[in-house]
Description: A computed fold for a 72-nucleotide RNA from Talaromyces islandicus, annotated as transfer RNA. The coordinates come from a structure-prediction model, not an experiment, and the mean pLDDT is 80. RNAcentral holds the sequence, with entries from ENA. Its Rfam family is "tRNA". Gene Ontology term of the family: triplet codon-amino acid adaptor activity.
């Protein structure tokens, strides 16, 4: 320099053009317990940035950033 892939709650991962963006874990609250833990119930928290297409974009397209892999 070129090619490809990835980026989603604090962390690890789903989702596929139509939302309440889901699961696990962590955190907080409550119930239970003498207390803690466990268990149960609930709450909070997320789509890398910008632009485009579309009635509608996390999803499709372009540019950028970062990371990973490959070629030279």
């Nucleotide at each position: 320099u070129c090619c490809g892939a990835a980026a989603u709650g604090g962390u690890g991962u789903a989702a596929u053009g139509g939302u309440c963006a889901a699961c696990a874990u962590c955190g907080c609250u409550g119930u239970c317990u003498c207390u803690c833990a466990c268990a149960c119930a609930g709450c909070a928290g997320c789509u890398c940035g910008g632009g485009g297409u579309u009635c509608g974009a996390u999803u499709c397209c372009c540019c950028g950033u970062u990371u990973c892999g490959g070629a030279g």
Lineage of the source: Eukaryota > Eurotiomycetes > Eurotiomycetidae > Trichocomaceae > Talaromyces sect. Islandici.